Transfer RNA from Curtobacterium sp. MCBA15_012, 73 nucleotides, folded computationally.
The coordinates come from a structure-prediction model, not an experiment, and the mean pLDDT is 80.
Its Rfam family is "tRNA". It is annotated as a transfer RNA.
RNA sequence: GCCGGCAUGGCGCAAUUGGUAGCGCACCGUACUUGUAAUACGGGGGUUGUCGGUUCAAGUCCGACUGUCGGCU
Numbered sequence: 001g002c003c004g005g006c007a008u009g010g011c012g013c014a015a016u017u018g019g020u021a022g023c024g025c026a027c028c029g030u031a032c033u034u035g036u037a038a039u040a041c042g043g044g045g046g047u048u049g050u051c052g053g054u055u056c057a058a059g060u061c062c063g064a065c066u067g068u069c070g071g072c073u
Stems, first nucleotide, its partner, number of pairs: 001072007010025004019056001027043005049065005
């Protein structure tokens, strides 16, 4: 230099054919316990890497860029 994958709460990952972004862990509260842990119930936390485009509607489609991983030379 060329090609490809990935980027979504603190972390790990989902999201079908474009139609109101969910799950687990972690965190917070309550119950239980002599206390902690475990368990049960409840709760908060995202504007989906950035910018633009298409569309009534974009995490999803298109373009550019950034970061990261791999391959080729």